[in-house]
RNA sequence: UUAUCAAGAGUGGACGAGAGACUGGCUCUAUGACUCCACAGCAACCUGUAUUUUCAAGGUGCUAAUACCAGCAAAGUUUGUACUUUGGAUGAUAA
Numbered sequence: 001u002u003a004u005c006a007a008g009a010g011u012g013g014a015c016g017a018g019a020g021a022c023u024g025g026c027u028c029u030a031u032g033a034c035u036c037c038a039c040a041g042c043a044a045c046c047u048g049u050a051u052u053u054u055c056a057a058g059g060u061g062c063u064a065a066u067a068c069c070a071g072c073a074a075a076g077u078u079u080g081u082a083c084u085u086u087g088g089a090u091g092a093u094a095a
Base pairs, nucleotide, nucleotide: 001095002094003093004092005091010039011038012037013036014035018028019027020026022071023070024069025068040063041062042061044060045059046058048055067090072087073086074085075084076083077082
């Protein structure tokens, strides 16, 4: 820079206090979260393959919750100043 982000996918061990990017919420967490290691799994992108909608799992990646929800703007529905849609901003992954 470009593309995608509503699906999918856990066990054991280690460590010990926060973690989910940020802010506000709301969640997960000593019935050990997060992180690291091992094995396993998923299949997002690349590679390979095919009937280009499949298959495979080689390279990265991923394995709580729609990027957990919202954040800025526009439009619509309007009885709420709530709900829905679209586009941005920010973030993540791949090439």
Model confidence (mean pLDDT): 83 of 100. A computed fold for a 95-nucleotide RNA from a mouse gut metagenome, annotated as SAM riboswitch aptamer (S box leader). The sequence is in RNAcentral, with records from MGnify.